[in-house]
RNA sequence: CGCUGUCUUCAAGGCGGGGUGCAAUUCCCCACCGGUGGUUAAAGUCCACAAGCUCACGCUGAUUGGGUGUAAUUCCCAAACCGACGGUACAGUCCGGAUGAAAGAAGAUGUAU
Repeated sequence: CGCUGUCUUCAAGGCGGGGUGCAAUUCCCCACCGGUGGUUAAAGUCCACAAGCUCACGCUGAUUGGGUGUAAUUCCCAAACCGACGGUACAGUCCGGAUGAAAGAAGAUGUAU
């Protein structure tokens, strides 16, 4: 230095205003948010993973046009779109499972080669 073991810590954001109504942060108008790794260059929408659902096999959302550039569905301009389950006046944003779990990130330490 590399490989491997053990342990510790961390590991998700967002309803503000107005309308209707007995009642809505749930409907309507405007608003707001974006886990982890990868990808020639930075990604909610590409590829994979986690989360979620399922007895299990397994299932699981969404982007286009233009510009710059060697290179970008990742940057810039514009216009779109998506978001588990249970509860409740119908929820990405409230409450709950969850003081949980986890992709992974960082660190500590020991042994062997």